[in-house]
Context: one part of a larger RNA
């Protein structure tokens, strides 16, 4: 001076409590230990590892396994020397083979440049290359965490022999080491707050598209909100703050983003890159086939889908978004199919066409509380795309089949408003595949006495056999 304390004051926070809806009990998914495996690649493990890197594991990818190849090499940069109409990119066939390859036979003559030149193939050798192969406890650079917690320090003064303190403590007050009294301090610094982005009101100017339109809607600039204004309260008080209220689209930080102080965990990462050391070099390097990451007695984590009647089915098709993508692409009408889907061919490089006729909502009916007209697992048939190729191992349709399950112990999450619940649409990844991730808009609650308590943090003080 810290750190702890089952010491103490004050003060915060979905931390508690009040209130919804949930996880934890089923079935499937997905990822994780385990076990198995020739191999199940490889990292992440309290919070802060477990739908995480993985914005798509049939080959590929991929790094693991078996098993066949190659050695200056799959790709670089150069030197020798050879060979070939030298001045050039490659290619046919024939045998062997899964295929890389191997082994034989052949074919071929180039771009740039106006020139002058320049440029390169193939063996052999030689420097050298590669290496998702070790250390993330050598690192760099990114990230997570306490935490959007208010904090953490500096210069010069004063105090102390010193470490150090003071400032940065006290009172009030704030979302805040925000602002103010006050002070042996005065003052700056990184942090807070604001400057940036988005939405909520109005104006103005523009208008490619909507049929038209004063407007809706873009795009670009402005206004607007400051405790400005009034009442009141608190302390000595002018200050500064709080409650109320006019007024307004909005009020006291209007909502929402981005932004993350000094440091903490030798925290994650050598498999994103980079990068010291160390190791391999006919292999721990490379290319090929097929496998494997998909196994499966079990345990954990996190979804989705139920267990009904605030429902389920069936019909009427009766309304209503918004984000967003699109040319090797999105694909309309019409046609065929019971559907997946086929055919077909209009538009559109897009406010123009198309994905795209949003569901939950409404209306009419049926079903009467049952393992059911709930559930939809699980398995059989027989089809559709995709992609040389769906057995190991893809995704949809149609028919059959009809398992668990009656609202879930101990425990434990997430939410304070356009928010939880709950509906449905896009996107990225991608040939295919989404129950994960990322966005979107529709419908829209209930509750906060209050802070003793649990958790987690700040600030002051207190005691220590700790450092």
């Nucleotide at each position: 001076u810290g750190a702890c304390g089952g010491g103490g004051a004050c003060c915060c926070g979905c931390a508690c409590a009040a209130c919804c809806a949930g996880u934890g009990g089923a079935g499937c998914a997905u990822g994780u230990g385990g076990u198995u495996u020739a191999a199940u690649u490889c990292g992440a493990c309290a919070c802060g590892a477990a739908g995480c890197g993985a914005a798509a594991a049939a080959c590929c990818u991929u790094a693991c396994c078996u098993g066949g190849g190659c050695u200056u090499g799959a790709a670089a940069u150069c030197c020798a020397a050879g060979c070939g109409u030298u001045c050039u990119a490659u290619u046919u066939c024939c045998g062997g083979g899964a295929a890389a390859c191997c082994g034989g036979a052949g074919a071929a003559a180039u771009c740039c440049g106006c020139a002058a030149g320049g440029a390169g193939g193939c063996u052999u050798g030689g420097a050298c290359a590669g290496c998702u192969g070790c250390u993330g406890c050598a690192u760099g650079g990114c990230u997570g965490u306490c935490g959007u917690c208010a904090g953490c320090u500096c210069g010069u003064g004063c105090c102390g022999u010193g470490a150090g303190g003071u400032g940065u403590a006290u009172u009030c007050u704030u979302a805040a080491g925000u602002g103010a009294a006050a002070c042996a301090a005065c003052g700056a610094g990184c942090g807070c707050a604001a400057c940036c982005c988005c939405c909520a009101u109005u104006c103005u100017a523009u208008g490619u598209u909507a049929a038209a339109u004063u407007u809706u809607c873009a795009u670009a600039g402005a206004a607007g909100a400051c405790u400005g204004c009034c009442u009141g309260u608190u302390u000595u008080u002018u200050a500064a703050a709080c409650a109320g209220g006019a007024g307004g689209a909005a009020g006291g930080a209007g909502g929402g983003g981005a932004c993350g102080a000094c440091g903490u965990c030798a925290a994650g990462u050598c498999a994103g890159c980079a990068c010291g050391g160390c190791g391999c070099u006919u292999a721990u390097g490379u290319c090929c086939a097929g496998g494997g990451c998909a196994a499966c007695a079990c345990a954990c984590a996190u979804c989705c889908u139920a267990c009904a009647a605030u429902g389920g089915c069936g019909a009427a098709a009766a309304a209503c978004a918004a984000u967003g993508g699109g040319c090797a692409g999105c694909c309309a009408a019409g046609c065929c199919g019971u559907a997946a889907g086929g055919u077909g061919g209009a538009g559109c490089u897009a406010a123009u066409c198309c994905c795209u006729g949003a569901a939950a909502u409404u209306u009419c009916g049926c079903c009467u509380c049952a393992g059911u007209u709930c559930a939809g697992a699980u398995u059989g048939a027989g089809g559709g795309c995709u992609g040389a190729a769906a057995u190991u191992c893809g995704c949809c349709c149609u028919c059959a089949u009809g398992a668990a399950g009656u609202u879930g112990g101990a425990a434990u999450u997430g939410g304070u408003a356009g928010u939880a619940a709950u509906c449905g649409c896009g996107g990225a990844u991608c040939a295919g595949c989404a129950g994960g991730c990322c966005g979107c808009g529709g419908u829209g609650a209930a509750u906060a006495c209050g802070u003793u308590c649990u958790c987690g943090g700040g600030u002051c003080u207190u005691g220590u056999a700790c450092a």
Record summary
The part of an RNA shown here (small-subunit ribosomal RNA, 3' major domain) has 467 nucleotides and comes from Candidatus Woesebacteria bacterium RBG_19FT_COMBO_42_9. The RNAcentral record of the full RNA draws on ENA and SILVA. The prediction has a mean pLDDT of 80. Lineage of the source: Bacteria > Bacteria candidate phyla > Candidatus Woeseibacteriota.